[in-house]
This is a predicted structure of a 73-nucleotide RNA (transfer RNA) from Dapis hubbardiae BLCC-M172. Rfam family: tRNA. It is annotated as a transfer RNA. Gene Ontology term of the family: triplet codon-amino acid adaptor activity. The same sequence occurs in records of 2 taxa. The organism belongs to Dapis hubbardiae, within Bacteria.
RNA sequence: CCCCUGGUAGCUCAGUUGGUAGAGCGCCUGUUUGAAGAGCAGGAAGUCGUCAGUUCGAUACUGAUCUGGGGGG
Numbered sequence: 001c002c003c004c005u006g007g008u009a010g011c012u013c014a015g016u017u018g019g020u021a022g023a024g025c026g027c028c029u030g031u032u033u034g035a036a037g038a039g040c041a042g043g044a045a046g047u048c049g050u051c052a053g054u055u056c057g058a059u060a061c062u063g064a065u066c067u068g069g070g071g072g073g
Base pairs, nucleotide, nucleotide: 001072002071003070004069005068006067007066010025011024012023013022019056027043028042029041030040031039049065050064051063052062053061
């Protein structure tokens, strides 16, 4: 320098022929207990790495860029 791949909730990860985002764990509240844990019920938490473009509409398509991993020279 070139190619491939990842970036989504605090963490680990889903998601889609483009239609407005979810799970597990964790956290908070209630219930239960002498208390805690487990169980049960409910809840909070996301500008989907960033900036543009296409589109009525983008997490998903296009370009650039930042960053992690792998490969080639």